[in-house]
Predicted 3D model of a 394-nucleotide RNA (Bacterial RNase P class A) from a Chloroflexota bacterium. It matches the Rfam family "Bacterial RNase P class A". Rfam's curators write: Ribonuclease P (RNase P) is a ubiquitous endoribonuclease, found in archaea, bacteria and eukarya as well as chloroplasts and mitochondria. The sequence is in RNAcentral, with records from ENA.
RNA sequence: UAAGUUGGCUGGGUGAUCGCGUCCUGGGUAACCAGGUCGAGGAAAGUCCGCACUCCAUAGAGCACGGUGCCGGCUAACGGCCGGGCGGGGUGACCCGACGGAAAGUGCAACAGAGAGGUGCAUUGCCGGUCCAGGGUAAGACCUGGAUCGGUGAGGGUGAAACGGUGGUGUAAGAGACCACCAGCAACGUCAGUAAUGGCGUUGGCUCGGCAAACCCCACCAGGAGCAAGGUCAAGCAGGGUGAAUGGCUGUGAGAGAUCACAACCAGCGGGGUUGCUCGCUCCGCCAAACAUCCGGGUAGACCGCUCGAACGCACCAGAGAUGGUGCGUCAAGAUGGAUGAUCACCUCUCGCUUCGGCGAGAACAGAAUGCGGCUUAUAGGCCAACUUGACCG
Repeated sequence: UAAGUUGGCUGGGUGAUCGCGUCCUGGGUAACCAGGUCGAGGAAAGUCCGCACUCCAUAGAGCACGGUGCCGGCUAACGGCCGGGCGGGGUGACCCGACGGAAAGUGCAACAGAGAGGUGCAUUGCCGGUCCAGGGUAAGACCUGGAUCGGUGAGGGUGAAACGGUGGUGUAAGAGACCACCAGCAACGUCAGUAAUGGCGUUGGCUCGGCAAACCCCACCAGGAGCAAGGUCAAGCAGGGUGAAUGGCUGUGAGAGAUCACAACCAGCGGGGUUGCUCGCUCCGCCAAACAUCCGGGUAGACCGCUCGAACGCACCAGAGAUGGUGCGUCAAGAUGGAUGAUCACCUCUCGCUUCGGCGAGAACAGAAUGCGGCUUAUAGGCCAACUUGACCG
């Protein structure tokens, strides 16, 4: 200096004016007014995991369904994080991995190819026998071609995959058929490690493929619903209980009659309206409507849940780290018609034009709704640290 890798931070600033929501103080009967205070994020997002909290269910165990899946640690918990192992990729820093089991069982494998799953494939090639034709010879041997039968998995070819590699022995030709070395696998032993796992040794020709984000097997985890959870107060309407008083007369109807039913009027009682109050007026009722009062459930509505918490900042300590501990300090939105905004000026950054004085345009993703820990996804630009590779200079 160029290209990268990993981790972290930031993601417009200042001022003025107007406006909105919570809370506090003062004024006001109240509506409201004045002043002060605080007022989005690193992802508030997706709602994919894990919890807290709430209600319901629940003796215990199992089945089914679902999830997780190398080892150790962290954590309230997790499918998260840290460290390690193994496998894969990269020159490297570093990155990626659902990474238990395929000699329990079932199943799958397109196209191509002769054959694609226990011992499978004969298309070509190589070798042998028989027959035929041709050549050749005195006759043969022998050579060439074809047909057919058999041997052969070594060579060619197909494929993602065809059942170890190299050299030799062997054979008609061949083959782990046998041998040496190498590679792998399995069993056993031993050493290192908490473990996953790794190193070494011995034995066995054992060479027995892949897929379980196919069924399945094994181990572990998990009761259901979610703040519209759930709770408190409680209009109106509907329901239930309690409270009060009826009497007289007339008419009509029914009945043999006693009497009963209905209507009007008078008196009384109860309630409503009118009125400042009383009287008065007026309306309704008298086997219960209205009214009064009580009761239980509970809608609208209001309030709680609701923001002090596995909290945040700084310092120190323990640890390799995730993380934990101690001390000091801080309280930072709580809306529900859902506030958190708008305008202007100056500055910052980017782009374009330029007469180099300036001028114009633009400012990422996005936005709380019970809270917390994660993961994933979106994100213009800027900054910091460590590391890697290349080039150049000393």